[in-house]
Context: one part of a larger RNA
């Protein structure tokens, strides 16, 4: 790991609905007796003690109900038309009347009143219990432990060899003396070296780490006459001991040992929870909660019953509501360019005046006229839309809608896109609303890809088409017409910003051109005069000041460079050469630059260049479970039926499905009753065939060698793939 075996919503009791049967103003026994009986499972007979109904109201004292009186009318049933339809009698059913009884001055309201309950099976919940099974870490009780270890005690026992050289004590010297020096002796000490026994255990963070071992092994390393090691004894014990204290150690167990019970501890938390199928099908929302990982109630789902005629998801029309998007703002409000023109007043400044003051220049502030923007808390306007209530169609309904009433859950982490919003630089970010998807939804497309595009899947076949595609992987065009792109741009649902761009294509307009443009080439570009001033100089060119006129095709009192100043080179301006469009501004397409990132790179890949890119237009094809078609099953209703068996019809408006409501099969054990098979081979395996939609069933064969199986009621330790399940095998 893998097989095979077990393996998880049960019992009692109450209380509640569903359903079936008994009896019914009743009903039912209970412990208990007695007799019968194979397992003491139970059967029969007794046993109303008592419980529930049979009256309510009222805090209570107390007081106490129509025994049916009209109406409306469903189902049924009659009756006339037998086609719509119409009318009678209505069981339940509903409105009134009326009553009881509390409150009460009254009035009114509250509750009740014309009999249905009771016992038993089973089923669905609810509640107490271990309560669907498995899991804690803990918490309490009483034991049992100091052979390990911590510490005391008691009586033993062990520590080569070497070094140092304390205290005393002796000689000798010095001294006045107290003493001091020197030598010697002496043999202290938690002294020193030290693989001595003997304890420890520093570093390698070495081997080892399924070891040689649940703490070793080698190296090196500390102590080694002490607060030393160490042997036998003996004491302290679990909220308790010992502790040179590290929460350390109390038998490989310690922030409270271990063994038993309390114990199937409690767990709102994690895992699990077993056969088919068939209708239906949620919610991740509101309110409360010591509540947020739980729950209750309501919203939303389901399934029964009752009722008995309308109902409203679309569209239209009409009446009403409404101030959002949009616009606007010479219509409030508040915010916000620039120009002009006025008048008075304030502010600075300048002229003129002796001074009052006056004129002007610029600011402010005011009106006006021209121009240029905004608003969730602005609105002179103002939709789309929503909404209320009518009326028409539509659709849904007597096969029972709409409504009521009860049973049963599930759910209360939710995501995504999209339209509008609020926080935030922003997020695969937080929070809100509308709808639509995923959850719970398959299939096809988007290389892969919950929610993006097409479509909503009973089976089993045959065709069309959606969306996306048709160079080849890979079904289907190397289609048709026609124009961009030179960057592999780009073939990507990732369009990489500002800013830049004589890539290239279009499309507009102005201006020049055969009286000759544009751009090159060749040629001229002159005289008065070096204009005047200024300057050491100032000649076309530091600078001021004017800025003429002459010959002319045409040439500046000079636009640049340049000299110290001249000097030179160019330019405007002018004519030749040459011959057809230049030239300047605008919009647009399609590229280009801006353009870095971490293992090898890439459009899914090859690979594509008048395309296999992109754009306009067309015409073929492929392409799903969609949509057309045959057959079939299943549901749902009709009709025949005694029938939910079987025949026959209708479904364009029936067929997806997680939690989860409701219903109908398979299958397993035993027991009863009944009908059966089996040594002429039965359960069990094993292997092949058939039927059924499935769970499952049957039949043939081996093997195997005594039991088995239908059908009807009952029974229940009844169905495994998953629970680091568990227990064995390999």
């Nucleotide at each position: 790991g893998c097989c095979a075996g077990g393996g998880a919503g049960u019992g009692c009791a109450u209380c509640u609905g569903u359903c079936u049967g008994a009896c019914g103003a009743g009903u039912c026994u209970a412990a208990c007796c007695a007799g019968c009986u194979u397992c003491u499972c139970g059967c029969u007979g007794g046993g109303a003690a008592g419980g529930c109904g049979c009256a309510g109201g009222g805090a209570a004292a107390c007081c106490g109900a129509u025994a049916c009186g009209a109406c409306c009318g469903c189902a049924g049933c009659c009756c006339c038309a037998u086609u719509c339809g119409g009318g009678g009698c209505c069981a339940g059913g509903g409105u009134c009347a009326c009553c009881g009884u509390g409150u009460u001055c009254a009035a009114g309201c509250g509750c009740g009143g014309g009999g249905a309950g009771u016992c038993a099976a089973a089923c669905g919940g609810a509640u107490g219990c271990g309560a669907c099974c498995c899991g804690a870490a803990a918490c309490c009780a009483g034991a049992u432990g100091a052979u390990c270890u911590a510490c005391g005690c008691c009586u033993g026992g062990g520590c080569a060899a070497g070094g140092u050289g304390a205290a005393g004590c002796g000689u000798g010297c010095c001294g006045a003396a107290a003493g001091g020096c020197a030598c010697g002796u002496g043999g202290a000490g938690g002294c020193c070296u030290g693989u001595u026994a003997g304890c420890g255990u520093u570093g390698g963070u070495g081997u080892c780490c399924u070891u040689c071992a649940a703490u070793a092994c080698c190296c090196u390393c500390g102590c080694g006459u002490g607060a030393c090691c160490u042997a036998g004894g003996u004491g302290u014990a679990g909220g308790g001991g010992u502790g040179a204290a590290a929460g350390g150690c109390c038998c490989a167990u310690c922030g409270a040992a271990u063994c038993u019970g309390g114990c199937a501890a409690c767990a709102g938390c994690u895992g699990g929870u077993u056969c088919c199928a068939a209708u239906c099908g949620a919610a991740a929302c509101a309110u409360g909660u010591c509540g947020a990982a739980g729950c209750a109630u309501g919203a939303c789902c389901u399934c029964u019953g009752c009722u008995g005629a309308g109902g409203u998801a679309g569209c239209u029309c009409g009446u009403g509501g409404g101030g959002u998007a949009g616009a606007g703002c010479g219509a409030c409000c508040g915010a916000u360019u620039g120009g002009g023109a006025g008048a008075u007043c304030c502010c600075a400044c300048u002229u003129c005046g002796a001074g009052a003051g006056a004129a002007g220049u610029g600011g402010g502030c005011c009106u006006c006229c021209c121009u240029g923007u905004c608003a969730a808390a602005c609105u002179c306007c103002a939709a789309a839309c929503c909404u209320a209530c009518g009326a028409g169609c539509g659709c849904c309904g007597u096969c029972g809608a709409c409504g009521c009433a009860g049973g049963g859950a599930g759910u209360c982490c939710g995501g995504u896109g999209u339209g509008c919003g609020g926080g935030g630089u922003a997020a695969g970010c937080c929070u809100g609303u509308g709808c639509a998807c995923c959850a719970u939804g398959a299939g096809g497309g988007a290389g892969a890809c919950a929610a993006c595009c097409c479509a909503g899947a009973g089976c089993c076949g045959g065709g069309u088409u959606a969306a996306g595609g048709u160079c080849c992987c890979c079904a289907a065009g190397u289609g048709u017409g026609g124009a961009u792109u030179a960057a592999g741009u780009g073939c990507g649902a990732u369009c990489g910003a500002a800013g830049g761009u004589g890539g290239u294509c279009u499309c507009a307009a102005g201006c020049c051109c055969u009286a000759g443009a544009c751009a090159g080439c060749c040629g001229g570009g002159a005289g008065g005069u070096g204009a005047g001033c200024u300057u050491a100089g100032a000649a076309g060119c530091a600078g001021c000041u004017a800025c003429c006129c002459u010959c002319u095709a045409a040439g500046a009192a000079u636009a640049g460079c340049g000299u110290a100043a001249c000097a030179g080179c160019u330019u405007a301006c002018c004519g030749g050469c040459c011959g057809a469009g230049g030239u300047u501004u605008g919009a647009g397409g399609c590229g280009c630059c801006c353009a870095a990132a971490a293992u090898g790179a890439u459009c899914g890949g090859g690979g594509c260049u008048c395309a296999a890119a992109u754009c306009c237009a067309c015409c073929a094809c492929c392409g799903a479970g969609a949509c057309c078609u045959g057959g079939c099953c299943g549901c749902a209703c009709c009709c025949a039926u005694c029938a939910u068996a079987u025949g026959g019809g209708u479904g364009a408006u029936c067929g997806u499905g997680u939690a989860g409501a409701u219903u109908g099969g398979c299958g397993c054990u035993c027991u009863g009753u009944a009908u059966g098979g089996g040594u002429g081979g039965a359960a069990g395996c094993a292997c092949g065939g058939a039927c059924g939609a499935g769970a499952g069933u049957u039949c043939g064969c081996g093997u195997g060698g005594a039991c088995c199986a239908u059908a009807c009621a009952g029974u229940g330790a009844c169905g495994a793939a998953a629970a680091u399940c568990c227990u064995g095998g390999c």
This is a predicted structure of a 730-nucleotide part of an RNA (large-subunit ribosomal RNA, domain II) from Halorubellus litoreus. Model confidence (mean pLDDT): 85 of 100. Rfam family: Archaeal large subunit ribosomal RNA. Clan: LSU clan. Taxonomically the source falls in Halorubellus (Archaea, Halobacteria, Halobacteriales, Halorubellaceae).